[in-house]
This record gives sequence, structure tokens and C1' cells, in this order.
RNA sequence: GAUGGCUGGAUGACCGCGGGCCGCAAGGUUCGAGGAAAGUCCGGACUCCAUGAAGAAAGGGUGCCGGGUAACGCCCGGCGGGGGCAACCCCAGGGAAAGCGCCACAGAGAAGAGUCUGCCAUGGUGUCAGCGGUUUACCAAUGACGGAUCCACGGCGAUGGUGAAACGGUGGGGUAAGAGCCCACCGCGGACUUGGCAACAAGGACGGCACGGCAAGCCCCACCCGGAGCAAUGCCGAAUAGGGGCCUCGGGUGGAAAGGUCUGCUUUUGCAGAGACCUCCACAGGGACACUUCAGCCCAGAGGCCCGGGUUGGCAGCUUGACCGCCCUGGCAACAGGUGCGGCAGAGGAAUGGUCAUCCAAGGGGGCAACCCCUGGACAGAAUCCGGCUUACAGGCCAUC
RNA sequence: GCCGGUGUAGCUCAGCUGGUAGAGCACAUCAUUCGUAAUGAUGGGGUCGGGGGUUCGAGUCCCUUCUCCGGCACCA
Repeated sequence: GAUGGCUGGAUGACCGCGGGCCGCAAGGUUCGAGGAAAGUCCGGACUCCAUGAAGAAAGGGUGCCGGGUAACGCCCGGCGGGGGCAACCCCAGGGAAAGCGCCACAGAGAAGAGUCUGCCAUGGUGUCAGCGGUUUACCAAUGACGGAUCCACGGCGAUGGUGAAACGGUGGGGUAAGAGCCCACCGCGGACUUGGCAACAAGGACGGCACGGCAAGCCCCACCCGGAGCAAUGCCGAAUAGGGGCCUCGGGUGGAAAGGUCUGCUUUUGCAGAGACCUCCACAGGGACACUUCAGCCCAGAGGCCCGGGUUGGCAGCUUGACCGCCCUGGCAACAGGUGCGGCAGAGGAAUGGUCAUCCAAGGGGGCAACCCCUGGACAGAAUCCGGCUUACAGGCCAUC
Repeated sequence: GCCGGUGUAGCUCAGCUGGUAGAGCACAUCAUUCGUAAUGAUGGGGUCGGGGGUUCGAGUCCCUUCUCCGGCACCA
């Protein structure tokens, strides 16, 4: 210096607080905050909502591989990339050759690019010679020289410069100048072979390069996800005006005389008729299920919003559970198994505190020293319960490298 | 306890698909006026709550943290 883990005041006395148990009572006895109880960032258990099943879309999330787990965005072990002399640390780490979009300023050009500065060929312009024409002044084919300047038309992607990023890099050949145009090495892609469960690694025929960056922009691919939350929810009790207003949907059609009902006949039993109502059946439509479909249920009223009124009680949910620690076994590990041993608060406007004494750690002062005096204890604090992550934390201790 | 939202100049608020942060009021100076107000002109002022990350580049996207605000009891 790095990594992992533990602890985070101790003992005693007195006075208090909350729960359980014993007791008629007085009282006695026993238990009583955390590694984060925190943030509420993930994942569950549990409860309610919806009758059940299937499906699709939208929305949200996750993202190398394998394993662990009830589950996870967590953990473990690998792989790849990056940093460090090293121990070790960090990585939202799928896809940019499916598509769309963006890349400010600067710069020539910002993505199937482009020529600002440039390099080069050709032609013209220049100088000399000069076929030929001909009015001795001009026109002028062609050749040579010159490549300094300028112009035109082309070639080029090397140089300079800009930028976060410039369309493979370095060297050589080649060329008018250049260029993967060609070659070597490197980079990239890569059939295939070998090793590995896999991510991937090693080798690599071949391809001359076609492929800039951003997906914590849209998106694509694979996988996962119904919603609300213990102020959920259930029961008891008390009180009030079981009040008022608004909105949405529905109460459809046809049939049936077995039953109710009604009408008539009959002494009664009973018989005949009646679909207005109850009832039954069929069809259609609708309702609560976020959506759709199917099956089922119901057709009674159902649902929503606002105003007003009352209460601020009790019980359950509630704490022994995917629980924690030690030991043994398996596993590199996370973790799993075990007839082993030990442990585990339950309040409800909310207990877990205070004082004193001795000691311990820390800070300050005095003293040569032994020691003495003073100050004074990190972060914080359960609220349905677990598994994680993140954040806060004075000081002390241990192990490994 | 549970759930949701906010934070940008002194105050109230904008900021679309990432590219130099704006408006109104307020403030300062000057003009106007005998002086003030009003009006006109000019100007200053920003850790975009803090930290980290993605990106060439973050007020904006992602993570984490802090502050503030709001809602949720039962009965009929």
C1' cells in the first nucleotide's frame, strides 16, 4: 500500500419505561434496537381487487458465459476490455453490414465524401528556327527549347491545415503524379480445425478493405413483468342526517298455463281460460372483469365524482421465519444438506432511559518519570416480515497478499 | 409507515429531438424633473440542489444523494 472480516464502550448500584408469565392484591420474575433499524432503489412472502383460461398490443425492466437462489437489476466462478511496478481494482459488457436520426463550432469535406492549400499529364500563352502564302508588312503548318507565371480541360487522393472523429497503418515497388494499384509486416473480416458445457482462446485457407462514432437517441433481438399496498385486509363496538347533488350504462324481443296470481265454473276435491305481474325457456343486447376471444355468472340495479355528517375505540393481521450463529458433510466459491448445539424485541402520538462509582479507548494540560487534573464516547435508532443494493460511521482489533 | 411530485438569476417561471442558459419583476448607472415617482436607454448578476457516469460535448440521458411540498384512517 491492497483486500477481506470483526467490534463499535465494560461491570456494578439506585430510580424509571414497554411486553410475557406468576399472584386476589401489593408485588415478584424474565425479555427488551442496528450493522446500517436509514434511503425506499430492486426482488419476494402475505392480504385485497377481478369468475376462470388463452392470446395480442401498449408500457416498463434486464442484457458477455456458466452456476447459486423462493426471486432479483443481488451473489459466486470464469471470459473479454481498460488501469496499476505489484498485491489488486474498474467496466449499463447483446446488436451500428435491419432501418431512421444526430455528429454544434472549425474545416475543402462529417459518411457510400470532397479539392481550400496542393502534385501531375495535355492544350494554349513564351523564345528560336521556319514549310508555305504574299501587297517586303504580316499570316503561319511543323520542330526544338523552356517548364518561371497565368488560363482551360482533366487525373489524383499522397502533402499542409481543421476537428473529439477525415473513409485502414508503416515501409518498399510502381506511376506523368498518385492510389491496396502491387508486395511484406501489422490491423480488420473470416470458411474451417483444435480445446472448452459456454462466453471465448490458439491456428487459419481466403478476402484486398467493402465495415467512422453515438443504442444511459429511436429502434432490433432474447428473456421477465396484472394492479394496489399492513393507513393492505377481516371482526366487534360507539356515534351521525344510513342525507343531498351531478354523470355513465342497463331494465329488449319472442314463447310457455308446470307453480304462484287473476277470471269463470264447481258444495269441495278440482276443471277451463288468461303472458298484465312473479316464475320458466330461447334469442339479442348489456354489466363488473385495463384490451380481445372463449367458457361461466347476473339482469338486480351497478359504477364513478363532489358536498355535507359522525368516530379518532378495541381485537386480529403481528412476529418462529425461504430466520440467525457455531459445528459436521458436499462444493474452487456463492450456496446446499444435517436426527447436532445455542439464540430470536413486539410498541401503537409509539417502551428500550437517567444518575452515580470503578475501569477501557480517544483528546488537551502539567510533570524528568511513575503518575495527576480536565473534557468526554462514531453514524444512528425498530413499526407487517424477509433477501439484497446504496448511503452515513470517531476509534480499535484480526487475517491474507 | 406507504405513495407521488418539486428544485434553473434576489422573486415568479421558460428551456422542443444534447451543441454559447433566457423572459417578466427587482437591482445599478445615465437621461428626463426644482426633487421623487412614472417613462426611456444601457448594464451587472447563474456551483442549472450536491456527487459520479455515458458522450467530442449534459440544465437535458443514466445512477446515487440532499432539501422542500402534497396525498393516503374508519363508519353511514